[in-house]
RNA sequence: UUACAUAUUCAGUAAAGCUGUCGAAAGACAGCGGCACAAAGCCAAGGGUCUAAGGUCUGGCAGCAGACUAUGACAGCCGGUUGCCGCA
Numbered sequence: 001u002u003a004c005a006u007a008u009u010c011a012g013u014a015a016a017g018c019u020g021u022c023g024a025a026a027g028a029c030a031g032c033g034g035c036a037c038a039a040a041g042c043c044a045a046g047g048g049u050c051u052a053a054g055g056u057c058u059g060g061c062a063g064c065a066g067a068c069u070a071u072g073a074c075a076g077c078c079g080g081u082u083g084c085c086g087c088a
Stems, first nucleotide, its partner, number of pairs: 012037002017032006035076001041081003046078002048074003054069006
C1' cells in the first nucleotide's frame, strides 16, 4: 500500500522500586513506575496475617531487655457483597 475478516475494538486498576508527607510501627496518601489482575470494585462487627505506641507481667540497683495484648493496619490471603461482558 492492497485484499479479507472482525465490532466484547478504541479501555480500567496499578505490584516491586524511587521521591515526598503522615504514623511508634505495621502501613496510608501523592507523583513517577508497571508486576500482575475479568472483580486486584466495595466491606475490617466472619476467619486469617502484620505491627506493639499504650497497658500488663518477668529479669535487673538502674539504664535497659524480653514476653503477652489491639483500641492500630492489611481487601493484590480467604470470605461477604455489588457490578460489567456474554454467539460461553
A computed fold for an 88-nucleotide RNA from Anaerostipes rhamnosivorans, annotated as c-di-GMP-I riboswitch aptamer. The RNAcentral record of the sequence draws on Rfam. The prediction has a mean pLDDT of 83.